The RNA shown here (transfer RNA) has 73 nucleotides and comes from a Methanobacteriota archaeon.
RNA sequence: GGGCCGGUGGUCUAGCGGCUAUGAUCCGAUCCUUACAAGAUCGGGGUCGACGGUUCGAUUCCGUCCCGGCCCA
Numbered sequence: 001g002g003g004c005c006g007g008u009g010g011u012c013u014a015g016c017g018g019c020u021a022u023g024a025u026c027c028g029a030u031c032c033u034u035a036c037a038a039g040a041u042c043g044g045g046g047u048c049g050a051c052g053g054u055u056c057g058a059u060u061c062c063g064u065c066c067c068g069g070c071c072c073a
Base pairs, nucleotide, nucleotide: 001072002071003070004069005068006067007066010025011024012023018056026044027043028042029041030040031039049065050064051063052062053061
C1' cells in the first nucleotide's frame, strides 16, 4: 500500500429501514436468610466510533475518515 471482518450502557452481546435499541453482567433499593452466598422483584446506566449523503424515516443502506483484528504484498 491492497483486501476482509469488527466498533452498540462501566464490561460482553442481539438487533428483517419504522414498537420505548435486546439480553447478561455491573450499580442501587426491596424481598428471602440468624447472617452471607444463591435466588426473586423493581429501578439506574447508551451522543449505536466521527462527519457527510440517500430516505417521509438510518444502529441498519452509501461515501470518506478514525480505532482494533486477520490475510496479502